């Protein structure tokens, strides 16, 4: 990398460095020099491991830390919605 599987309307800084972009793609609509991405620190969280009889626990491995995966994108429906596809994260095996 492709495959299988669980979850995705909750939660988390008025910090430091950095300097112009970012929100997966496209169309929107937003965030951003009252500082974007990224890094450090802090924090959130129970997916896996550990500890525990269990409830739990943030010790380790990740992950996350604006807006429902920000909305829509394909199908059904008058609509509200529902399903799929795609995306993200964890785990598994080849």
């Nucleotide at each position: 990398a492709a495959c299988c599987u669980a979850u995705c309307u909750a939660g988390a800084g008025c910090g430091g460095c950095g300097g112009a972009g970012g929100g997966a793609a496209a169309g929107g609509c937003c965030c951003a020099a009252u500082g974007a991405a990224g890094c450090c620190c802090g924090g959130c969280a129970a997916c896996c491991a550990g500890c525990a009889a269990a409830a739990g626990u943030a010790u380790g491995g990740u992950g996350c830390u604006a807006a429902u995966a920000c909305c829509u994108u394909c199908a059904g429906g008058a609509a509200a919605c529902u399903g799929a596809a795609u995306g993200a994260u964890g785990g598994g095996a080849u």
This is a predicted structure of a 94-nucleotide RNA (SAM riboswitch aptamer (S box leader)) from a Eubacteriaceae bacterium. The coordinates come from a structure-prediction model, not an experiment, and the mean pLDDT is 87. Its Rfam family is "SAM riboswitch aptamer (S box leader)". Rfam's curators write: The SAM riboswitch is found upstream of a number of genes which code for proteins involved in methionine or cysteine biosynthesis in Gram-positive bacteria. The source organism's lineage runs through Bacteria, Bacillati, Bacillota, Eubacteriales and Eubacteriaceae.